Model confidence (mean pLDDT): 82 of 100.
Transfer RNA from an uncultured Lachnospiraceae bacterium, 73 nucleotides, folded computationally.
It was read from a public genome assembly.
Rfam family: tRNA. It is annotated as a transfer RNA. Its family is annotated with triplet codon-amino acid adaptor activity in the Gene Ontology.

RNA sequence: GCUCCCUUGGCACAGUAGGUAGCGCGCAUCCAUGGUAAGGAUGAGGUCGCCAGUUCGAAUCUGGCAGGGAGCU
Numbered sequence: 001g002c003u004c005c006c007u008u009g010g011c012a013c014a015g016u017a018g019g020u021a022g023c024g025c026g027c028a029u030c031c032a033u034g035g036u037a038a039g040g041a042u043g044a045g046g047u048c049g050c051c052a053g054u055u056c057g058a059a060u061c062u063g064g065c066a067g068g069g070a071g072c073u
Stems, first nucleotide, its partner, number of pairs: 001072007010025002013022001019056001027043005049065005
């Protein structure tokens, strides 16, 4: 220098023929218990790495940039 992959709530991940985001763990409150753990119910928390473009509409397409990883020269 070139090619490819990844970047989604605190953590590990899902969601791609474009229609405004979900699971598990964790966290909070409540229930329950003599109490604790386990268990049950409810809830908070992200606008999808950043910028721009296409579109009525983009996490999802396109371009650039940044970070991480792999390979090639």